Predicted 3D model of a 77-nucleotide RNA (transfer RNA) from a Chloroflexota bacterium. It matches the Rfam family "tRNA". It is annotated as a transfer RNA. Its mean pLDDT, the model's own confidence on a scale to 100, is 81. RNAcentral records the identical sequence in 2 taxa. The source organism's lineage runs through Bacteria, Bacillati and Chloroflexota.

């Protein structure tokens, strides 16, 4: 330099053919249970979906661009 994949909650990820409230598990907080801890139960907090622009009545989802991460190839030595 070329190509591919990925970026959504603290972590690991789902989100179909663009559509109505953005989710799961783990973790976290409070309470119940216990002498206490763990397990279990109930309730709750936590996101403007990597940034910017575009298309559309409507974008996490489509298009362009930038950034970041991973992999492959090439070049130099």
């Nucleotide at each position: 330099g070329g190509g591919c994949a990925c970026g959504u909650a603290g972590c690991u990820c789902a989100g179909c053919u663009g559509g109505u409230u953005a989710g799961a598990g783990c973790g976290c907080u409070a309470c119940c249970u216990u002498g206490a801890c763990a397990u279990g139960g109930u309730a709750g907090a936590g996101g403007u979906c990597c940034g910017g622009g575009g298309u559309u009545c409507g974008a996490g989802u489509c298009c362009c661009u930038g950034c970041g991460u991973g992999c492959c190839c090439a070049c130099c030595c």